[in-house]
């Protein structure tokens, strides 16, 4: 310098005029002035896990439900980091073969084959505990014989080549997503792990590693596969409900009718047992309020140094206050710059996922060219 990949950051900016809103001061106080702040990287989806509230003093079974490799982060997670083991490509590269041009060195382009980087993904416990599921096709799908191959050995015919019956076969063709390890050679009557090399599987043993696995011996002919995001079995975890959760102050009304169970009862935030706790509780009908203040923003907070750690991430020190509306605030107008602005507006707060997205900057890593 090009390509391919990945992860960070920015989200229009400046003045001015006039408008809307939280804080503080001040003041002549239903109001005005002065300072100060005022939606995002996803504020979205409502999918996880929390904080903080009520049940409630709240346990144990069952039932259900999430997660599943390993180590680790973290308040937790189904996140995040790292690593394993699978898988997936594409770009480079070689390698054969057309074409076009050529200073005959080559270039450049097009097919095919071969291997295939950084990257992506991964629905990643168990298939000899059990159950079931694979339509069709196919001779058969957990067990076989259509086509073939063979004729040794055994019976029959034939003068003999040879036929037939009996049998043997699962390499070879077919069918199918999958057909009972795979290439090669020896044997065979033809054949098959029947034998033998290699490779593949199995478990034993060493080494290396926290570890999940790697990697190396030797042995064993060693095989009835596949689906668990199918029931299911193992291993870890899970109580419910939510700011429309709750707290407090006002006010108004019907202390209205009705029916059911009743201490062996009744009720106590998903379902049944048990246990515990209170002592009444359901259901239908019909009136009466729906106001105000809190909750409500100072945080597992933000930034900046430093150490620790390959990392997410922790520790120490320093600073900083950075939205709090309540039928819902941040608009409008005017000029410059400019990367011409997409997706898109907080409603109790946080840490992830996922989805939508115009443009700009800036890093890491692979390959591949050129210099030196």
């Nucleotide at each position: 310098g090009a390509a391919g990949u990945u992860c960070g950051c920015c989200a229009g900016g400046c003045a001015a005029u006039c408008g809307c809103u939280g804080g503080a001061u001040g003041c002549u106080u239903u109001g005005c002035a002065u300072c100060u702040g005022g939606a995002g990287g996803a504020a979205a989806g409502u999918c996880c896990g929390g904080g903080c509230c009520c049940c409630a003093u709240a346990g144990a079974g069952c039932g259900g439900g999430a997660c599943g490799c390993u180590g680790g982060c973290u308040a937790a997670c189904g996140g995040c980091c790292a690593g394993g083991c699978g898988u997936u490509a594409u770009a480079a590269g070689c390698c054969g073969u057309c074409c076009a041009c050529u200073c005959c060195g080559g270039u450049g382009g097009g097919c095919g084959g071969c291997c295939c980087a950084a990257g992506g993904c991964g629905a990643c416990a168990g298939a000899c505990a059990g159950u079931g599921c694979a339509a069709c096709a196919g001779a058969a799908a957990g067990a076989u014989a259509c086509c073939g191959c063979c004729u040794a050995a055994g019976u029959u015919c034939g003068c003999a080549a040879g036929a037939a019956c009996c049998g043997g076969u699962a390499a070879g063709g077919g069918u199918g997503a999958a057909a009972u390890g795979g290439u090669g050679g020896g044997g065979u009557a033809a054949g098959a792990g029947c034998c033998c090399a290699c490779c593949g599987c199995g478990g034993c043993c060493g080494u290396g590693g926290u570890g999940a696995c790697a990697c190396g011996g030797a042995c064993g002919g060693c095989a009835u596969g596949g689906c668990a995001a199918a029931c299911c079995u193992c291993g870890u975890c899970c109580g419910g409900g939510g700011c429309a959760a709750g707290g407090c102050c006002a006010a108004a009304u019907a202390g209205g009718g009705g029916a059911g169970c009743g201490a062996u009862g009744g009720c106590g935030u998903g379902g049944c047992u048990c246990g515990c706790g209170c002592u009444g509780c359901u259901c239908c009908c019909g009136g009466g309020u729906a106001g105000g203040c809190u909750g409500c923003u100072a945080g597992a907070g933000g930034c900046c140094g430093u150490c620790g750690g390959u990392a997410a991430c922790g520790g120490c020190g320093g600073u900083c206050c950075c939205a709090g509306a309540g039928g819902a605030a941040u608009g409008a107008u005017u000029g410059c710059c400019c990367a011409c602005g997409a997706c898109a507006g907080a409603a109790c707060c946080c840490g992830g996922c996922u989805u939508a997205u115009c443009g700009g900057c800036g890093g890491g890593c692979u390959u591949c060219c050129c210099a030196c």
This is a predicted structure of a 372-nucleotide RNA (Bacterial RNase P class A) from a Pseudomonadota bacterium. It was read from a public genome assembly, where an Rfam model found it. It matches the Rfam family "Bacterial RNase P class A". It is annotated as a ribozyme. Its mean pLDDT, the model's own confidence on a scale to 100, is 77.